[in-house]
Context: one part of a larger RNA
């Protein structure tokens, strides 16, 4: 991992609904007793229970009663007429282990110190080598001592190092030789040493040179049995089929937030007769927008009270290139501003149209309380997030199909079944790959097929405005002068460092007291301006279409799905076609409505409801079987499914059908259990 078997809503007693049955203003027995074929039945048993009357705390009264002083008022009843009760089956609920599996833990009784910790008793062990304390002896020394030297001596939690004990390091091992080992090194090795045997201490405890360390591979409280099926708002699992309907991820409360309760939304039964949308009419409202009349913010100019400064004596007063409320004027802003003010949405209503059971009530049963993304309107955040909080709509959730290359939440569209029939939607029509052409333009960037501010004689369209056959624009030829080197400044300043000037005047076709380059300053080159040559357009601006640059990322083209495309790109228009489980056509199934003809419906998670299949006992009836039962194997059968026949082979003794009735009744999952491969 696979295969086989086993494996989870049960039972009892109350309650409350539905259905079926009995009896019915009544229904019903319980314990117990009797009879008996001793096994369940039959009979007896009315004690009690529910109902037929309520009100009151009660006494009590009673179609009334309670309150009260009350005959009042008020509350609850009566009256609108009136069904219960006992069983069975079943839904749910309560109490019990209560669908199954699963804790860590808690408590009680025992078993453990053959491991290990400490202690007690009694034994045992420590090769060899080294060092050489005290003491002692001799000599020297001293008054005597002290002291010195040499010997002797053999101390030590002394030294080196085996056994023995330990475990500091690397490596190997790491389904090991081993649930802690091996090799090589390492430390202690006469001691707080090591070790044998026997004994002591026990879990709310012991022991501990102390580490939450040890107490039998188990230790922040051992193991074992029991309470015990502890509890688990948590995780996992929960077994046949088909049909009908079909949610929620919200509100309030919650030691509540991944749990619950009530409401909301689903379903079933019964009752009832409304409901929804649009048009129309009538309402409430303060959003978008707008505005500045209020509240605030903010702006220009004016006028001015007041304040500051100055003068004055510290006064009166005067004054001011300061400031400046209010007021007038210019021009703005606001979720917590409004003199105004929509569209939608909301509420109510007669009528009409559309829809066609969608509404409401009562009762049974739920599930849901983590939502996701997208569009729109806000808040939070950074006008960040596949972010977060709301509102509203859609889709997913619980929805398959077609498109978007692939892609829950986007676009189209809602799958009852069958068909090698047709038409369409979104999206497409060169090839992959079903289906295409035409017309008029644009783009030259592979733009298309990622991106901004900003930049640019890219190019198309439109508008506007200069100049131009009295010759423009560009190019070429020629001129571009004089007073004058304007004045000032300055070393110099001559058109051209800087400053000044209503910046003049002359000659002229025209020529600035000068547009740049240049010089130390001049010079020189040019421009404006003018003439000529030439001969038709040439400048500026605005709006707009499509393009260009801006443009750097990590394995490899990698920002059309690919090939490839100059259209097979973009815009506009026309006519075709393809394209889905949509619609239509033909056939079929089921449900609902209907007398019928016929019409409509049939995606679906949680969940509600309905109808069936199959398994094992059993009752009644009827069968089958050695001329071959069950089981097994096989085959092209039948049925809407679960499933059910039949033939053949095998097998060798049981077994089926109909109608009931009872359950240890259906397996793929539970890191399920047991067995096998």
């Nucleotide at each position: 991992u696979c295969c086989g078997g086993c494996g989870a809503g049960u039972u009892a007693u109350a309650g409350u609904g539905a259905c079926u049955g009995g009896c019915a203003a009544g229904c019903u027995u319980a314990a117990g007793c009797u009879a008996u074929u001793c096994a369940g039945u039959a009979g007896c048993g009315g004690a009690g229970g529910c109902g037929u009357a309520g009100g009151g705390a009660a006494a009590c009264c009673g179609a009334g009663u309670g309150u009260u002083a009350a005959u009042a008022g008020c509350g609850c009843g009566u009256a609108u007429g009136a069904a219960g009760u006992c069983a069975g089956u079943u839904g749910c609920c309560a109490u019990a282990g209560a669908c199954c599996u699963g804790a860590a833990a808690c408590c009680g009784g025992g078993u453990g110190a053959c491991c290990u910790a400490u202690c007690c008793a009694u034994g045992a062990g420590c090769a060899g080598g080294u060092u050489g304390a005290a003491g002692u002896u001799a000599c020297c020394g001293u008054a005597a001592a002290a002291g010195g030297u040499a010997a002797u001596g053999g101390a030590g939690g002394a030294c080196c190092g085996a056994a023995c004990g330990c475990a500091c390091g690397u490596u190997c091992g790491u389904u090991g030789c081993a649930a802690u080992g091996a090799c090589c090194g390492g430390c202690g090795a006469u001691g707080a040493c090591u070790u044998g045997u026997g004994g002591a201490u026990a879990g709310c405890g012991g022991a501990g040179a102390a580490a939450u360390u040890c107490c039998a591979a188990u230790c922040g409280a051992a193991c074992u049995c029991g309470g015990a099926g502890a509890u688990a708002g948590c995780u996992g699992g929960u077994u046949c089929u088909c049909c009908c309907c079909g949610a929620a991820a919200u509100a309030g409360c919650u030691u509540u937030a991944g749990g619950g309760c009530u409401a909301g939304c689903g379903u079933u039964a019964c009752a009832u007769u409304a409901g929804a949308u649009u048009a129309c009419c009538g309402g409430a409202g303060g959003u978008a927008g707008a505005g500045c009349a209020c509240u605030g913010a903010a702006u220009u100019g004016g006028c001015u009270a007041g304040g500051g400064g100055g003068c004055g004596a510290u006064g009166a007063g005067c004054u001011u290139a300061c400031u400046g409320a209010a007021c007038c004027u210019u021009a703005u802003c606001a979720a917590a501003c409004u003199u105004c003010g929509a569209a939608u949405g909301c509420c109510g209503g007669a009528u009409a149209a559309u829809u066609g059971a969608u509404g409401u009530g009562u009762a049974g049963c739920a599930g849901u309380c983590a939502g996701a993304c997208a569009g729109u309107g806000u808040g939070a955040g950074a006008u960040a997030a596949g972010u977060u909080u709301c509102a509203u709509u859609g889709u997913c959730a619980a929805a398959a199909g077609g498109g978007a290359a692939a892609c829950a939440g986007c676009c189209c569209a809602g799958a009852c079944c069958c068909a090698c029939a047709g038409c369409u939607a979104a999206g497409g029509u060169c090839c992959c790959a079903a289906a295409u052409a035409u017309a008029u333009g644009c783009u030259a960037a592979g733009u298309g097929g990622a991106a901004a501010a900003c930049g640019a004689u890219g190019u198309g369209a439109a508008u506007u405005u200069g100049c131009g056959a009295a010759a423009a624009c560009a190019a070429c030829c020629a001129g571009g002068a004089u007073g004058u080197u304007g004045g000032c400044u300055u070393a110099g300043a001559g058109g051209c460092a800087g400053c000044c000037a209503c910046u003049c005047a002359u000659u002229a076709a025209a020529a600035g007291a000068g547009u740049g380059c240049g010089u130390a300053a001049u010079a020189g080159c040019u421009c404006a301006c003018u003439g000529g040559u030439c001969g038709a357009g040439u400048g500026g601006a605005u709006u707009u279409g499509c393009g260009c640059g801006g443009a750097a990322a990590a394995u490899u083209c990698a920002a059309c799905g690919g090939g490839g495309c100059u259209a097979a790109g973009c815009a506009u228009a026309u006519a075709a076609c393809c394209g889905a489980a949509g619609c239509u056509u033909g056939g079929g199934a089921u449900g609902c409505a209907g007398u019928a003809a016929u019409g409509c419906a049939u995606g679906g998670u949680a969940g509600g409801g309905g109808a069936g299949c199959g398994u094992a006992g059993u009752g009644u009836a009827c069968g089958g079987g050695g001329u071959g039962a069950a089981g097994c194997a096989u085959g092209a059968g039948c049925g809407g499914a679960a499933g059910c026949a039949c033939g053949u082979g095998u097998g060798g003794a049981c077994u089926g059908u109909a109608c009931g009735g009872u359950a240890g009744u259906g397996a793929g999952a539970a890191u399920g259990c047991c067995g096998g491969a």
Record summary:
The part of an RNA shown here (large-subunit ribosomal RNA, domain II) has 677 nucleotides and comes from Firmicutes bacterium HGW-Firmicutes-16. Its mean pLDDT, the model's own confidence on a scale to 100, is 85. Its Rfam family is "Bacterial large subunit ribosomal RNA". For this family Rfam cites "The comparative RNA web (CRW) site: an online database of comparative sequence and structure information for ribosomal, intron, and other RNAs" (Cannone et al., BMC Bioinformatics, 2002). Taxonomically the source falls in Bacillota (Bacteria, Bacillati). It was read from a public genome assembly.